RNA sequence: CUUAAGUACCGGGAUGGAGCUCCCGUUUAACCGCCGGCAACGGCUAAUGGCUCCUGUCGCAAU
Numbered sequence: 001c002u003u004a005a006g007u008a009c010c011g012g013g014a015u016g017g018a019g020c021u022c023c024c025g026u027u028u029a030a031c032c033g034c035c036g037g038c039a040a041c042g043g044c045u046a047a048u049g050g051c052u053c054c055u056g057u058c059g060c061a062a063u
Base pairs, nucleotide, nucleotide: 010025011024012023013022016054017053018052019051020050021049033044034043035042036041
């Protein structure tokens, strides 16, 4: 370096951290949001895959 086999130890799930849980991925991987538009480009939602907590952000109300 190449080939084969085994393995979830590991990695990933559109913006931060942690716990639990689910799913996916064998590295040329999983993953890298939505809408309009031929394209260029323009617009929009969300800190989660899901739940909870913390931090940040937005809106309303009270002091």